RNA sequence: CGACCCCCGGCGGGAGAGCUCCCGGCCCAGCCGCCUGCUGAGCCGGGACGCCGAAGGAGCAAGCGCCCCCGCCAAUCUCUCAGGCACACGAACCGCCGGGACGAG
Numbered sequence: 001c002g003a004c005c006c007c008c009g010g011c012g013g014g015a016g017a018g019c020u021c022c023c024g025g026c027c028c029a030g031c032c033g034c035c036u037g038c039u040g041a042g043c044c045g046g047g048a049c050g051c052c053g054a055a056g057g058a059g060c061a062a063g064c065g066c067c068c069c070c071g072c073c074a075a076u077c078u079c080u081c082a083g084g085c086a087c088a089c090g091a092a093c094c095g096c097c098g099g100g101a102c103g104a105g
Base pairs, nucleotide, nucleotide: 001105006100007099008098009097010096011095012094013093018049020048021047022046023045024044025043026042028040029039030038031037050085051084052083056081057079058078059077063072064071065070
C1' cells in the first nucleotide's frame, strides 16, 4: 500500500395478497315544501371473515457432538406471533458508492 469476507450509511431496482363486508363518527354532494329522513363518494376508528410473506420472529433436514437422552444446526423451505393485502410507506435480496473493522498478499 492493501483484496475477499463482515458491519454501518447513501442511491437505484425490488414481489405477493379484498381499496371485501358490518358498525360508528367526520365531511361533501344530491333528493324532499319544512322538520326529518334517504342515497352516493371520500377519510378515520372498531369488528368479521378471507388471503399474502421478502421487516422481525419461530420450526425443522443432512451433517456434527454424544453410550443414550439430548445438544448444535441453513434457507427466498415451513409456520404465520408480528407485519402486510388500491396508492404511499415498508420490503428479503441484488448492484453501485462512501465509511469502519480485520488483514491475505
A computed fold for a 105-nucleotide RNA from an Acidimicrobiia bacterium, annotated as Glycine riboswitch aptamer.
It matches the Rfam family "Glycine riboswitch aptamer". About the family: This family represents the bacterial glycine riboswitch.
NCBI's taxonomy places the organism under Bacteria, Bacillati, Actinomycetota, Acidimicrobiia.
Model confidence (mean pLDDT): 78 of 100.